[in-house]
Order: sequence, then C1' cells, then structure tokens
RNA sequence: GUGGACGUAGCUCAAUGGCAGAGCACCUGAUUGUGGUUCAGGCGGUUGAGGGUUCGAGCCCCUUCGUCCACC
Repeated sequence: GUGGACGUAGCUCAAUGGCAGAGCACCUGAUUGUGGUUCAGGCGGUUGAGGGUUCGAGCCCCUUCGUCCACC
C1' cells in the first nucleotide's frame, strides 16, 4: 500500500430498520455470628467520530479514527 473483521454500560457480550438489553461489577435494603452467601430494588450508554438514506438507523450507504488478521 491492497483486501477483510471488529468497535454498544466499569468488564464480557446481545439486539430481524420500529421502546438500547442481559450477566458480572457497583450502590441501597432484607436475610445473618460476618463486609461472605442468598433474595429484592436501584445506578449506570453521545451504540468509536462525522455525514447521508429513511416516517424511523446500533443495524443500510459514504468518509474518518483505533485494534486485529491476510496479502504485497
């Protein structure tokens, strides 16, 4: 340089173009010998960035940044 994959919560990952979710972690409460376990509730997101298409975009298109893979 060329081609491709990935980027979503603190972490690991979901989500058929139609309300952005789960588990773990964290906070509060209950339970109790206990800060552990278990149970209930809660907090949490410019979906890497910018633009476009669409009534509607995490999802489709373009550009760009980062990581990784292959080729040269």

Predicted 3D model of a 72-nucleotide RNA (transfer RNA) from a Chloroflexota bacterium. NCBI's taxonomy places the organism under Bacteria, Bacillati, Chloroflexota. It was read from a public genome assembly. Rfam family: tRNA. Rfam's curators write: Transfer RNA (tRNA) molecules are approximately 80 nucleotides in length.